[in-house]
RNA sequence: GGGCCCGUAGCCUAGCCUGGAUAGGGCAACGCACUCCUAAGGCGUAGGUCGUGGGUUCAAAUCCCACCGGGCCCG
Numbered sequence: 001g002g003g004c005c006c007g008u009a010g011c012c013u014a015g016c017c018u019g020g021a022u023a024g025g026g027c028a029a030c031g032c033a034c035u036c037c038u039a040a041g042g043c044g045u046a047g048g049u050c051g052u053g054g055g056u057u058c059a060a061a062u063c064c065c066a067c068c069g070g071g072c073c074c075g
Stems, first nucleotide, its partner, number of pairs: 001074007010027004020058001029045004051067005
């Protein structure tokens, strides 16, 4: 230098191919109830500019382009 894959909450992950309106789940955190107290289990709450910027579109996590970061391969 070239090619491919990945980036979504504090951590992990689904959704992306086939655009459709409130982005879902698990762990962790916080609260409530339970308990003599705690743990486990139960109920609930909060937490996301979907890596960044631009474009297409009525509408973008999803399509297109560039860039940033990580991984693998080739030279």
The prediction has a mean pLDDT of 83.
Transfer RNA from Candidatus Iainarchaeum sp., 75 nucleotides, folded computationally.
Rfam family: tRNA.
NCBI's taxonomy places the organism under Archaea, Candidatus Iainarchaeota, Candidatus Iainarchaeia, Candidatus Iainarchaeaceae, Candidatus Iainarchaeum.
The RNAcentral record of the sequence draws on ENA.